[in-house]
């Protein structure tokens, strides 16, 4: 890697070094030289392990720190002659995405 499980409408950014992409895929729609991404520094948020003095409180290991997992993808409804396109509800996991947990 893969399996299982839970959880993703909440929260949290500046500086330095560089210098054109980035938001997982496909569609859309944003973002970005008023500086993507990536590295490093400091900060911060959060509570899955995890300590403990356990209805809590810590913050050691991870993870995050634009936009709901950015929004759609799937399936029935509502609605429409009939498509589409809207709307909400369930669901899915498209190379979904973090922890455990497995090995």
């Nucleotide at each position: 890697a893969c399996c299982u499980u839970a959880u993703c409408a909440a929260g949290a950014g500046u500086g330095g070094u560089u210098g054109a992409g980035g938001g997982a895929c496909c569609g859309g729609c944003c973002c970005a030289a008023u500086g993507a991404a990536a590295c490093c520094a400091c900060g911060g948020c959060a509570a899955c392990c995890u300590g403990c003095g356990c209805u809590g409180c810590a913050a050691g290991g991870u993870g995050c720190c634009a936009a709901a997992u950015c929004c759609g993808g799937c399936g029935a409804g509502u609605a429409u002659g009939c498509g589409g396109a809207a709307u909400g509800c369930g669901g899915a996991a498209g190379u979904g995405a973090u922890a455990a947990u497995c090995c």
Predicted 3D model of a 103-nucleotide RNA (SAM riboswitch aptamer (S box leader)). Its mean pLDDT, the model's own confidence on a scale to 100, is 78. Its Rfam family is "SAM riboswitch aptamer (S box leader)". Rfam describes the family as follows. The SAM riboswitch is found upstream of a number of genes which code for proteins involved in methionine or cysteine biosynthesis in Gram-positive bacteria. The sequence was found by an Rfam model in a public genome assembly.